[in-house]
Molecule: transfer RNA
Organism: Candidatus Pacearchaeota archaeon
RNA sequence: GCCUCUAUAGCUCAGGGGUAGAGCAGUAGUUUUGUAAACUAAAGGUCGGGGGUUCGAAUCCCUCUAGAGGCU
Repeated sequence: GCCUCUAUAGCUCAGGGGUAGAGCAGUAGUUUUGUAAACUAAAGGUCGGGGGUUCGAAUCCCUCUAGAGGCU
RNA backbone atom coordinates (compact mmCIF):
# COMPACT_ATOMS: atom_id res chain seq x y z
P G A 1 -0.47 3.71 3.58
O5' G A 1 -0.90 2.82 2.31
C5' G A 1 -0.69 3.35 1.00
C4' G A 1 -0.69 2.24 0.00
C3' G A 1 -1.95 1.36 0.00
O3' G A 1 -3.01 1.94 -0.73
C1' G A 1 0.00 0.00 0.00
P C A 2 -4.53 1.70 -0.30
O5' C A 2 -4.82 0.21 -0.76
C5' C A 2 -4.82 -0.14 -2.14
C4' C A 2 -4.99 -1.63 -2.31
C3' C A 2 -6.18 -2.25 -1.63
O3' C A 2 -7.40 -2.09 -2.36
C1' C A 2 -4.28 -3.55 -1.17
P C A 3 -8.79 -2.03 -1.60
O5' C A 3 -9.02 -3.54 -1.13
C5' C A 3 -9.21 -4.58 -2.07
C4' C A 3 -9.29 -5.92 -1.40
C3' C A 3 -10.34 -6.04 -0.30
O3' C A 3 -11.66 -6.22 -0.81
C1' C A 3 -8.32 -6.98 0.44
P U A 4 -12.91 -5.73 0.03
O5' U A 4 -13.01 -6.79 1.20
C5' U A 4 -13.27 -8.15 0.94
C4' U A 4 -13.15 -9.00 2.18
C3' U A 4 -13.99 -8.56 3.36
O3' U A 4 -15.35 -8.95 3.26
C1' U A 4 -11.81 -9.05 4.10
P C A 5 -16.49 -8.08 3.95
O5' C A 5 -16.31 -8.39 5.50
C5' C A 5 -16.49 -9.69 6.00
C4' C A 5 -15.99 -9.81 7.42
C3' C A 5 -16.65 -8.89 8.44
O3' C A 5 -17.92 -9.34 8.88
C1' C A 5 -14.31 -8.86 8.74
P U A 6 -19.02 -8.33 9.36
O5' U A 6 -18.45 -7.80 10.75
C5' U A 6 -18.31 -8.68 11.85
C4' U A 6 -17.63 -7.99 13.01
C3' U A 6 -18.31 -6.73 13.53
O3' U A 6 -19.40 -7.02 14.38
C1' U A 6 -15.99 -6.36 13.32
P A A 7 -20.62 -5.95 14.49
O5' A A 7 -19.99 -4.74 15.29
C5' A A 7 -19.45 -4.95 16.60
C4' A A 7 -18.91 -3.65 17.19
C3' A A 7 -19.96 -2.56 17.40
O3' A A 7 -19.67 -1.84 18.59
C1' A A 7 -18.22 -1.77 16.00
P U A 8 -20.50 -2.19 19.91
O5' U A 8 -22.04 -2.07 19.43
C5' U A 8 -22.67 -0.83 19.33
C4' U A 8 -24.16 -0.94 19.56
C3' U A 8 -24.57 -1.66 20.84
O3' U A 8 -24.51 -0.80 21.98
C1' U A 8 -25.82 -2.54 19.06
P A A 9 -23.98 -1.43 23.34
O5' A A 9 -25.24 -1.31 24.33
C5' A A 9 -25.72 -0.05 24.77
C4' A A 9 -26.18 -0.12 26.20
C3' A A 9 -25.22 -0.81 27.17
O3' A A 9 -25.24 -0.14 28.43
C1' A A 9 -27.33 -1.87 27.23
P G A 10 -24.12 0.94 28.73
O5' G A 10 -22.98 0.07 29.42
C5' G A 10 -21.82 0.70 30.03
C4' G A 10 -21.10 -0.28 30.91
C3' G A 10 -20.76 -1.61 30.23
O3' G A 10 -19.53 -1.56 29.56
C1' G A 10 -21.89 -2.03 32.27
P C A 11 -19.35 -2.24 28.10
O5' C A 11 -19.21 -3.79 28.39
C5' C A 11 -18.09 -4.30 29.10
C4' C A 11 -18.23 -5.78 29.33
C3' C A 11 -18.52 -6.61 28.08
O3' C A 11 -17.34 -6.94 27.36
C1' C A 11 -20.05 -7.19 29.78
P U A 12 -17.43 -7.25 25.77
O5' U A 12 -18.26 -8.59 25.67
C5' U A 12 -17.72 -9.82 26.15
C4' U A 12 -18.66 -10.96 25.85
C3' U A 12 -19.19 -11.04 24.43
O3' U A 12 -18.25 -11.65 23.55
C1' U A 12 -20.97 -11.30 25.94
P C A 13 -18.36 -11.38 21.94
O5' C A 13 -19.90 -11.81 21.77
C5' C A 13 -20.61 -11.45 20.59
C4' C A 13 -21.99 -12.01 20.76
C3' C A 13 -22.96 -11.71 19.64
O3' C A 13 -22.79 -12.60 18.55
C1' C A 13 -23.99 -11.30 21.74
P A A 14 -23.45 -12.22 17.15
O5' A A 14 -25.00 -12.61 17.44
C5' A A 14 -26.01 -12.12 16.62
C4' A A 14 -27.36 -12.52 17.15
C3' A A 14 -28.54 -12.06 16.31
O3' A A 14 -28.77 -12.95 15.23
C1' A A 14 -28.94 -11.52 18.55
P G A 15 -28.61 -12.40 13.69
O5' G A 15 -29.81 -11.37 13.57
C5' G A 15 -31.17 -11.78 13.84
C4' G A 15 -32.00 -10.58 14.22
C3' G A 15 -32.11 -9.50 13.15
O3' G A 15 -33.16 -9.81 12.23
C1' G A 15 -31.66 -8.52 15.25
P G A 16 -32.91 -9.82 10.63
O5' G A 16 -32.04 -8.49 10.27
C5' G A 16 -32.67 -7.35 9.76
C4' G A 16 -32.10 -7.01 8.39
C3' G A 16 -32.35 -8.08 7.32
O3' G A 16 -32.46 -7.47 6.06
C1' G A 16 -30.08 -7.77 7.54
P G A 17 -33.78 -7.26 5.31
O5' G A 17 -34.10 -5.77 5.76
C5' G A 17 -35.41 -5.30 5.62
C4' G A 17 -35.62 -4.08 6.49
C3' G A 17 -37.07 -3.77 6.76
O3' G A 17 -37.21 -3.16 8.02
C1' G A 17 -36.09 -1.97 5.63
P G A 18 -37.94 -4.10 9.14
O5' G A 18 -39.01 -3.12 9.79
C5' G A 18 -38.59 -1.94 10.49
C4' G A 18 -39.79 -1.11 10.88
C3' G A 18 -40.96 -1.88 11.50
O3' G A 18 -41.62 -1.06 12.45
C1' G A 18 -41.69 -0.84 9.52
P U A 19 -41.60 -1.54 13.95
O5' U A 19 -40.62 -0.43 14.58
C5' U A 19 -40.76 0.93 14.22
C4' U A 19 -40.40 1.80 15.39
C3' U A 19 -39.60 1.09 16.48
O3' U A 19 -38.67 2.00 17.05
C1' U A 19 -41.60 1.92 17.39
P A A 20 -37.22 1.38 17.46
O5' A A 20 -37.44 -0.20 17.55
C5' A A 20 -37.62 -0.83 18.81
C4' A A 20 -36.60 -1.94 18.93
C3' A A 20 -36.44 -2.43 20.36
O3' A A 20 -37.42 -3.45 20.59
C1' A A 20 -34.31 -2.11 19.33
P G A 21 -37.88 -3.78 22.08
O5' G A 21 -37.21 -5.22 22.13
C5' G A 21 -36.65 -5.73 23.31
C4' G A 21 -36.00 -7.06 23.02
C3' G A 21 -35.20 -7.65 24.14
O3' G A 21 -36.03 -8.29 25.10
C1' G A 21 -33.95 -7.77 22.16
P A A 22 -35.49 -8.50 26.58
O5' A A 22 -34.55 -9.78 26.46
C5' A A 22 -35.06 -11.01 26.00
C4' A A 22 -33.95 -12.03 25.82
C3' A A 22 -33.06 -12.24 27.03
O3' A A 22 -33.65 -13.15 27.96
C1' A A 22 -31.72 -11.96 25.13
P G A 23 -33.38 -12.93 29.52
O5' G A 23 -31.90 -13.50 29.72
C5' G A 23 -31.61 -14.85 29.44
C4' G A 23 -30.12 -15.11 29.50
C3' G A 23 -29.40 -14.56 30.73
O3' G A 23 -29.52 -15.43 31.86
C1' G A 23 -28.22 -13.92 28.82
P C A 24 -29.71 -14.81 33.31
O5' C A 24 -28.28 -14.16 33.61
C5' C A 24 -27.14 -14.98 33.74
C4' C A 24 -25.86 -14.17 33.71
C3' C A 24 -25.73 -13.08 34.76
O3' C A 24 -25.40 -13.57 36.06
C1' C A 24 -25.07 -12.22 32.68
P A A 25 -25.98 -12.78 37.31
O5' A A 25 -25.31 -11.35 37.23
C5' A A 25 -23.91 -11.18 37.43
C4' A A 25 -23.48 -9.73 37.19
C3' A A 25 -24.17 -8.69 38.07
O3' A A 25 -23.62 -8.62 39.38
C1' A A 25 -24.15 -7.95 35.82
P G A 26 -24.61 -8.39 40.61
O5' G A 26 -25.13 -6.89 40.47
C5' G A 26 -24.21 -5.79 40.54
C4' G A 26 -24.91 -4.50 40.17
C3' G A 26 -26.19 -4.19 40.93
O3' G A 26 -25.94 -3.62 42.21
C1' G A 26 -26.56 -3.86 38.63
P U A 27 -26.95 -3.92 43.40
O5' U A 27 -28.30 -3.18 42.99
C5' U A 27 -28.36 -1.76 42.90
C4' U A 27 -29.76 -1.28 42.59
C3' U A 27 -30.85 -1.83 43.48
O3' U A 27 -30.94 -1.16 44.72
C1' U A 27 -31.54 -1.99 41.22
P A A 28 -31.46 -2.00 46.01
O5' A A 28 -33.01 -2.21 45.77
C5' A A 28 -33.88 -1.09 45.74
C4' A A 28 -35.29 -1.52 45.36
C3' A A 28 -35.87 -2.68 46.15
O3' A A 28 -36.37 -2.29 47.44
C1' A A 28 -36.26 -3.05 43.88
P G A 29 -36.40 -3.35 48.61
O5' G A 29 -37.54 -4.40 48.21
C5' G A 29 -38.89 -3.97 48.11
C4' G A 29 -39.74 -5.04 47.46
C3' G A 29 -39.81 -6.38 48.20
O3' G A 29 -40.71 -6.37 49.29
C1' G A 29 -39.48 -6.75 45.89
P U A 30 -40.47 -7.37 50.52
O5' U A 30 -40.82 -8.81 49.91
C5' U A 30 -42.15 -9.12 49.51
C4' U A 30 -42.25 -10.53 48.99
C3' U A 30 -41.71 -11.61 49.92
O3' U A 30 -42.64 -11.98 50.92
C1' U A 30 -40.89 -11.96 47.74
P U A 31 -42.14 -12.28 52.40
O5' U A 31 -41.25 -13.59 52.27
C5' U A 31 -41.84 -14.83 51.87
C4' U A 31 -40.77 -15.84 51.55
C3' U A 31 -39.75 -16.08 52.64
O3' U A 31 -40.23 -16.96 53.66
C1' U A 31 -38.65 -15.82 50.56
P U A 32 -40.13 -16.56 55.18
O5' U A 32 -38.56 -16.70 55.44
C5' U A 32 -37.94 -17.96 55.37
C4' U A 32 -36.47 -17.86 55.66
C3' U A 32 -36.09 -17.10 56.92
O3' U A 32 -36.24 -17.89 58.09
C1' U A 32 -34.73 -16.39 55.12
P U A 33 -37.00 -17.31 59.36
O5' U A 33 -36.04 -16.18 59.91
C5' U A 33 -36.50 -15.23 60.90
C4' U A 33 -35.34 -14.46 61.46
C3' U A 33 -34.39 -13.88 60.44
O3' U A 33 -34.86 -12.63 59.94
C1' U A 33 -33.14 -15.01 62.09
P G A 34 -34.73 -12.37 58.25
O5' G A 34 -33.17 -12.21 58.04
C5' G A 34 -32.47 -11.07 58.54
C4' G A 34 -30.98 -11.23 58.39
C3' G A 34 -30.50 -11.52 56.97
O3' G A 34 -30.42 -10.35 56.18
C1' G A 34 -29.45 -13.00 58.47
P U A 35 -30.67 -10.44 54.56
O5' U A 35 -29.38 -11.20 54.02
C5' U A 35 -28.10 -10.55 54.05
C4' U A 35 -27.00 -11.48 53.64
C3' U A 35 -27.13 -12.13 52.28
O3' U A 35 -26.76 -11.27 51.23
C1' U A 35 -26.49 -13.76 53.86
P A A 36 -27.48 -11.44 49.79
O5' A A 36 -27.03 -12.88 49.29
C5' A A 36 -25.70 -13.11 48.84
C4' A A 36 -25.45 -14.59 48.64
C3' A A 36 -26.27 -15.27 47.55
O3' A A 36 -25.73 -15.08 46.26
C1' A A 36 -26.34 -16.58 49.50
P A A 37 -26.73 -14.88 44.97
O5' A A 37 -27.50 -16.28 44.84
C5' A A 37 -26.78 -17.45 44.47
C4' A A 37 -27.65 -18.67 44.64
C3' A A 37 -28.96 -18.65 43.87
O3' A A 37 -28.80 -19.08 42.52
C1' A A 37 -29.38 -19.25 46.09
P A A 38 -29.67 -18.40 41.32
O5' A A 38 -31.18 -18.79 41.65
C5' A A 38 -31.58 -20.15 41.60
C4' A A 38 -33.00 -20.29 42.10
C3' A A 38 -34.03 -19.37 41.44
O3' A A 38 -34.49 -19.87 40.20
C1' A A 38 -34.27 -19.26 43.78
P C A 39 -34.79 -18.88 38.97
O5' C A 39 -36.16 -18.19 39.38
C5' C A 39 -37.32 -18.96 39.59
C4' C A 39 -38.42 -18.15 40.25
C3' C A 39 -38.76 -16.83 39.57
O3' C A 39 -39.62 -16.99 38.45
C1' C A 39 -38.51 -16.48 41.88
P U A 40 -39.58 -15.96 37.23
O5' U A 40 -40.21 -14.64 37.84
C5' U A 40 -41.56 -14.64 38.25
C4' U A 40 -41.93 -13.32 38.89
C3' U A 40 -41.62 -12.06 38.08
O3' U A 40 -42.56 -11.81 37.06
C1' U A 40 -40.90 -11.76 40.31
P A A 41 -42.14 -11.04 35.72
O5' A A 41 -41.94 -9.53 36.21
C5' A A 41 -43.05 -8.82 36.74
C4' A A 41 -42.61 -7.53 37.37
C3' A A 41 -41.85 -6.57 36.46
O3' A A 41 -42.72 -5.82 35.61
C1' A A 41 -40.74 -6.72 38.54
P A A 42 -42.23 -5.33 34.13
O5' A A 42 -41.36 -4.02 34.45
C5' A A 42 -41.98 -2.88 35.00
C4' A A 42 -40.96 -2.00 35.70
C3' A A 42 -39.87 -1.42 34.80
O3' A A 42 -40.30 -0.25 34.11
C1' A A 42 -38.88 -2.37 36.70
P A A 43 -39.62 0.13 32.68
O5' A A 43 -38.14 0.56 33.08
C5' A A 43 -37.92 1.69 33.91
C4' A A 43 -36.48 1.77 34.35
C3' A A 43 -35.47 1.90 33.23
O3' A A 43 -35.34 3.24 32.78
C1' A A 43 -34.74 0.26 34.76
P G A 44 -35.13 3.54 31.22
O5' G A 44 -33.62 3.09 30.97
C5' G A 44 -32.55 3.73 31.67
C4' G A 44 -31.27 2.95 31.51
C3' G A 44 -30.87 2.66 30.09
O3' G A 44 -30.18 3.76 29.51
C1' G A 44 -30.72 0.69 31.35
P G A 45 -30.84 4.62 28.30
O5' G A 45 -30.06 4.12 27.01
C5' G A 45 -28.64 4.20 26.94
C4' G A 45 -28.14 3.57 25.69
C3' G A 45 -28.66 4.17 24.38
O3' G A 45 -27.93 5.31 23.99
C1' G A 45 -28.68 1.77 24.31
P U A 46 -28.64 6.72 23.82
O5' U A 46 -28.82 6.91 22.25
C5' U A 46 -29.80 6.17 21.53
C4' U A 46 -30.24 6.94 20.33
C3' U A 46 -29.25 7.02 19.18
O3' U A 46 -29.24 5.82 18.40
C1' U A 46 -30.21 9.14 19.55
P C A 47 -28.27 5.74 17.09
O5' C A 47 -27.53 4.33 17.23
C5' C A 47 -26.56 4.10 18.25
C4' C A 47 -26.03 2.70 18.10
C3' C A 47 -25.46 2.38 16.74
O3' C A 47 -24.38 1.47 16.88
C1' C A 47 -27.26 0.93 17.20
P G A 48 -23.20 1.43 15.79
O5' G A 48 -22.26 2.67 16.17
C5' G A 48 -21.89 2.89 17.56
C4' G A 48 -20.77 3.92 17.60
C3' G A 48 -20.94 5.10 16.69
O3' G A 48 -21.78 6.11 17.24
C1' G A 48 -18.79 4.20 16.40
P G A 49 -22.75 6.97 16.23
O5' G A 49 -21.75 8.00 15.53
C5' G A 49 -21.09 8.98 16.32
C4' G A 49 -20.30 9.92 15.44
C3' G A 49 -21.04 10.49 14.24
O3' G A 49 -21.89 11.59 14.58
C1' G A 49 -18.94 9.71 13.56
P G A 50 -23.26 11.82 13.70
O5' G A 50 -22.74 12.24 12.25
C5' G A 50 -22.04 13.46 12.06
C4' G A 50 -21.56 13.60 10.62
C3' G A 50 -22.61 13.47 9.53
O3' G A 50 -23.39 14.63 9.36
C1' G A 50 -20.73 12.18 8.95
P G A 51 -24.95 14.46 8.86
O5' G A 51 -24.81 14.01 7.34
C5' G A 51 -24.34 14.91 6.36
C4' G A 51 -24.03 14.21 5.06
C3' G A 51 -25.19 13.59 4.31
O3' G A 51 -26.00 14.52 3.62
C1' G A 51 -23.39 12.07 4.35
P G A 52 -27.58 14.18 3.36
O5' G A 52 -27.56 12.97 2.31
C5' G A 52 -27.08 13.18 1.01
C4' G A 52 -27.00 11.88 0.24
C3' G A 52 -28.32 11.17 -0.04
O3' G A 52 -29.02 11.75 -1.13
C1' G A 52 -26.73 9.61 0.71
P U A 53 -30.64 11.64 -1.19
O5' U A 53 -30.95 10.08 -1.40
C5' U A 53 -30.61 9.44 -2.62
C4' U A 53 -31.04 7.98 -2.59
C3' U A 53 -32.50 7.76 -2.22
O3' U A 53 -33.37 7.93 -3.32
C1' U A 53 -31.12 6.27 -1.00
P U A 54 -34.73 8.80 -3.16
O5' U A 54 -35.61 7.90 -2.20
C5' U A 54 -36.00 6.59 -2.58
C4' U A 54 -36.59 5.84 -1.42
C3' U A 54 -37.69 6.55 -0.66
O3' U A 54 -38.94 6.49 -1.32
C1' U A 54 -36.17 5.57 0.86
P C A 55 -39.83 7.85 -1.39
O5' C A 55 -40.33 8.07 0.08
C5' C A 55 -41.02 9.28 0.46
C4' C A 55 -41.62 9.12 1.83
C3' C A 55 -40.68 8.54 2.88
O3' C A 55 -39.86 9.55 3.46
C1' C A 55 -42.73 7.38 2.97
P G A 56 -38.33 9.18 3.67
O5' G A 56 -38.36 8.08 4.82
C5' G A 56 -38.80 8.40 6.12
C4' G A 56 -38.98 7.15 6.96
C3' G A 56 -37.74 6.30 7.16
O3' G A 56 -36.91 6.79 8.18
C1' G A 56 -39.56 4.93 6.57
P A A 57 -35.34 6.75 7.96
O5' A A 57 -34.96 5.22 7.96
C5' A A 57 -35.23 4.41 9.11
C4' A A 57 -34.08 3.49 9.43
C3' A A 57 -32.78 4.20 9.81
O3' A A 57 -32.06 3.39 10.72
C1' A A 57 -32.42 2.94 7.89
P A A 58 -32.30 3.56 12.27
O5' A A 58 -31.18 2.58 12.93
C5' A A 58 -29.79 2.96 12.89
C4' A A 58 -28.94 1.72 12.94
C3' A A 58 -28.88 0.93 11.65
O3' A A 58 -27.85 1.42 10.79
C1' A A 58 -29.33 -0.53 13.47
P U A 59 -28.13 1.46 9.17
O5' U A 59 -28.45 -0.05 8.75
C5' U A 59 -27.47 -1.06 8.90
C4' U A 59 -28.07 -2.41 8.59
C3' U A 59 -28.48 -2.59 7.13
O3' U A 59 -28.18 -3.89 6.68
C1' U A 59 -30.33 -2.93 8.57
P C A 60 -26.89 -4.10 5.68
O5' C A 60 -27.32 -3.26 4.40
C5' C A 60 -27.98 -3.90 3.30
C4' C A 60 -28.12 -2.94 2.14
C3' C A 60 -26.93 -2.05 1.87
O3' C A 60 -25.89 -2.71 1.16
C1' C A 60 -28.88 -0.76 1.79
P C A 61 -24.35 -2.28 1.35
O5' C A 61 -24.23 -0.90 0.58
C5' C A 61 -24.38 -0.82 -0.82
C4' C A 61 -24.18 0.60 -1.31
C3' C A 61 -22.92 1.29 -0.81
O3' C A 61 -21.77 0.92 -1.56
C1' C A 61 -24.76 2.73 -0.53
P C A 62 -20.33 0.95 -0.88
O5' C A 62 -19.99 2.50 -0.73
C5' C A 62 -19.82 3.32 -1.87
C4' C A 62 -19.59 4.77 -1.48
C3' C A 62 -18.47 5.00 -0.48
O3' C A 62 -17.19 4.97 -1.10
C1' C A 62 -20.37 6.24 0.14
P U A 63 -15.94 4.47 -0.26
O5' U A 63 -15.71 5.63 0.80
C5' U A 63 -15.35 6.95 0.38
C4' U A 63 -15.44 7.94 1.52
C3' U A 63 -14.62 7.61 2.75
O3' U A 63 -13.25 7.96 2.59
C1' U A 63 -16.78 8.22 3.42
P C A 64 -12.14 7.11 3.36
O5' C A 64 -12.25 7.65 4.84
C5' C A 64 -11.98 9.02 5.14
C4' C A 64 -12.40 9.38 6.54
C3' C A 64 -11.79 8.55 7.65
O3' C A 64 -10.47 8.97 7.97
C1' C A 64 -14.10 8.76 8.03
P U A 65 -9.45 7.90 8.57
O5' U A 65 -10.04 7.59 10.02
C5' U A 65 -10.11 8.62 11.00
C4' U A 65 -10.75 8.09 12.28
C3' U A 65 -10.15 6.84 12.84
O3' U A 65 -8.95 7.09 13.55
C1' U A 65 -12.50 6.66 12.86
P A A 66 -7.78 5.94 13.52
O5' A A 66 -8.34 4.79 14.46
C5' A A 66 -8.59 5.07 15.84
C4' A A 66 -9.32 3.93 16.49
C3' A A 66 -8.74 2.54 16.27
O3' A A 66 -7.61 2.27 17.09
C1' A A 66 -11.06 2.46 15.94
P G A 67 -6.49 1.25 16.53
O5' G A 67 -7.18 -0.19 16.62
C5' G A 67 -7.56 -0.71 17.90
C4' G A 67 -8.40 -1.94 17.74
C3' G A 67 -7.79 -3.09 16.97
O3' G A 67 -6.85 -3.82 17.72
C1' G A 67 -10.02 -2.78 16.26
P A A 68 -5.67 -4.64 16.96
O5' A A 68 -6.42 -5.86 16.25
C5' A A 68 -7.05 -6.86 17.04
C4' A A 68 -7.71 -7.90 16.17
C3' A A 68 -6.85 -8.50 15.08
O3' A A 68 -5.95 -9.49 15.53
C1' A A 68 -8.95 -7.93 14.18
P G A 69 -4.58 -9.74 14.72
O5' G A 69 -5.00 -10.44 13.36
C5' G A 69 -5.61 -11.71 13.38
C4' G A 69 -6.17 -12.07 12.03
C3' G A 69 -5.19 -12.09 10.87
O3' G A 69 -4.36 -13.24 10.86
C1' G A 69 -7.14 -10.99 10.19
P G A 70 -2.89 -13.15 10.16
O5' G A 70 -3.17 -13.08 8.60
C5' G A 70 -3.81 -14.16 7.94
C4' G A 70 -4.17 -13.79 6.52
C3' G A 70 -3.02 -13.36 5.62
O3' G A 70 -2.28 -14.46 5.13
C1' G A 70 -4.83 -11.88 5.35
P C A 71 -0.74 -14.26 4.73
O5' C A 71 -0.76 -13.36 3.41
C5' C A 71 -1.35 -13.87 2.23
C4' C A 71 -1.31 -12.83 1.13
C3' C A 71 0.06 -12.21 0.84
O3' C A 71 0.87 -13.04 0.05
C1' C A 71 -1.57 -10.51 0.97
P U A 72 2.47 -13.00 0.20
O5' U A 72 2.90 -11.55 -0.30
C5' U A 72 2.71 -11.19 -1.66
C4' U A 72 2.96 -9.71 -1.87
C3' U A 72 4.32 -9.23 -1.45
O3' U A 72 5.34 -9.50 -2.39
C1' U A 72 2.65 -7.74 -0.66